A computed fold for a 475-nucleotide part of an RNA from Eleusine coracana subsp. coracana, annotated as small-subunit ribosomal RNA, 3' major domain.
Rfam family: Bacterial small subunit ribosomal RNA.
The RNAcentral record of the full RNA draws on SILVA.
Context: one part of a larger RNA
């Protein structure tokens, strides 16, 4: 100089505190430890691992084990040879594969030959999800969207260094003012970018309006409204009143659609944590080469005294069954979405039409309102587990898949110590759509809308964290 202090002072932040709803009790879903196993493939492990890499493990994926095969090798490139290649059919195998025949001859073309694609020796090599993330590139977490990191000059100290960046106000912010041995800079902040909220102008097709006509369509007309696209406006402490050093600012009004950053996105400085990751990929080393490469089958990753996260369903009446009835927004479809209409109690089948989409389809919004049953029970609660009999998806559903329907009806009566989210269209609750995906273990995630509170306006603690100080036998 810095680190550290159960040293001081300041300031911040869902960190207390004041709400709220959970988590830890229950079943269950996944994920992790152990155990066990022929294997349970591997990484990731306090915050910053654990529904995490995986945007989806029946096969394949698959990196793992058993069995069977290969050994210039699934894959690349370079010699030589033979032969077009695709095709078809026997045998043998659990498949990879071996083994046997049958039919063909094609494209340039100098009639040498070559291009492609195949089989075949030798050999240079290939291969490698094998090791080391403590050799590394890149990418990536974390501190933290925290305010801070640094230089040039000059000045000070024998010198590491220091000044400046520190001091009074402020601000989300090293924001910005005033002073001041300092005065200038660079990065980081803020902006510039994106969606959302307003208003105008402009374009109206497949969306909007209006005539006929009502039962639907078609057709014609308009450009006010919605609405979609696409310009611009709009907020800037401007404006008024108080405070404040007359400053930077801070408080409280008015206009306003929107007020003190309008609300969210992306954006992530310099270091530190020998963070993660050699298995995305790339790459030194070091290892293996009839195997630690390479191809099938079948298991396996799904085991199961147990112990940890993270979710979902729930213990009921603010509810639970029927019956009726109303309101979104965003998305995603041609090897797909599928109305309609039949059949079935039903998942689902047949049968197709529209749609390549502001047109059609997925699609039904649920929570809610209305009406009626239940009357406080382990129940009309909850829905676990098991029987049975079925759809679908794919070669193939035992190990291991997902709905369905009858039947069966467990534990749970609000959860010990302890812990977590969250201040506004937030919590809470209520349904909807996407990705991956033949199907699916989706109760994940990633958007979207629907209803929609409560407390806080304070800093005593306790957490992390920033600046100033001081103590230090540590660097």
């Nucleotide at each position: 100089u810095g680190a550290c202090g159960g040293g001081g002072g300041u300031c911040u932040g869902c960190a207390c505190a004041a709400g709220c709803g959970g988590u830890g009790g229950a079943g269950c879903a996944u994920g992790u430890g152990g155990u066990u196993u022929a294997a349970u493939u591997u990484g990731a492990u306090a915050g910053a691992a654990a529904g995490c890499a995986a945007a989806g493990a029946a096969c394949c994926u698959u990196a793992c084990c058993a069995g069977g095969g290969c050994u210039u090798g699934a894959c690349a490139u370079g010699c030589c040879g033979c032969a077009a290649a695709u095709c078809c059919u026997c045998u043998u195998g659990a498949a990879a594969g071996a083994g046997a025949g049958g039919g063909g001859u094609g494209c340039c073309c100098u009639c040498a030959g070559g291009a492609a694609c195949g089989c075949g020796a030798a050999c240079a090599u290939a291969g490698g999800u094998g090791g080391u993330g403590c050799a590394u590139g890149g990418c990536u977490g974390u501190c933290a969207u925290u305010a801070g990191c640094u230089u040039g000059u000059g000045u000070u100290g024998c010198a590491a260094g220091g000044u400046g960046u520190u001091g009074g106000g402020u601000u989300a912010a090293g924001u910005c003012u005033c002073g001041c041995a300092a005065c200038g800079a660079g990065u980081g902040c803020a902006a510039c970018c994106c969606u959302c909220g307003u208003a105008u102008u402009u374009a109206g097709u497949u969306a909007c309006c209006a005539c006929u006509a009502u039962g639907a369509g078609u057709u014609u007309g308009g450009a006010a409204c919605c609405c979609u696209g696409a310009a611009c406006a709009g907020a800037u402490c401007g404006u008024c009143g108080g405070u404040g050093u007359u400053a930077a600012g801070c408080c409280a009004g008015a206009g306003g659609a929107a007020g003190g950053a309008g609300a969210a996105g992306a954006u992530g400085a310099g270091a530190c944590c020998a963070c993660g990751u050699c298995a995305u990929c790339a790459u030194g080393u070091c290892c293996c080469u009839u195997a630690u490469g390479c191809c099938c089958u079948g298991g396996g990753c799904g085991a199961c005294a147990c112990a940890c996260g993270u979710g979902c369903u729930a213990c009921a009446a603010u509810g639970g069954g029927c019956g009726g009835g109303a309101c979104a927004a965003a998305g995603g479809g041609u090897c797909a979405u599928g109305a309609u209409c039949u059949c079935g109690u039903g998942a689902a089948g047949g049968u197709u039409a529209g749609c390549u989409a502001a047109c059609u389809c997925c699609a039904a919004a649920a929570a809610c309102c209305c009406g009626u049953c239940c009357u406080c029970a382990g129940u009309u609660u909850g829905g676990a587990u098991u029987g049975c009999a079925g759809g679908c998806u794919g070669c193939a559903a035992c190990u291991c898949g997902u709905c369905u329907g009858c039947a069966u009806g467990a534990a749970g009566c609000a959860g010990g110590a302890a812990u977590c989210a969250c201040c506004a269209g937030u919590a809470a609750u209520c349904g909807u759509c996407g990705g991956u995906c033949a199907g699916c273990c989706a109760u994940a995630u990633g958007g979207c809308a629907g209803u929609g509170a409560a407390u806080c306006c304070a800093u005593u603690c306790c957490u992390a964290g920033g600046c100033c100080u001081u103590g230090u036998a540590c660097a």
The source organism's lineage runs through Eukaryota, Mesangiospermae, commelinids, Eleusine and Eleusine coracana.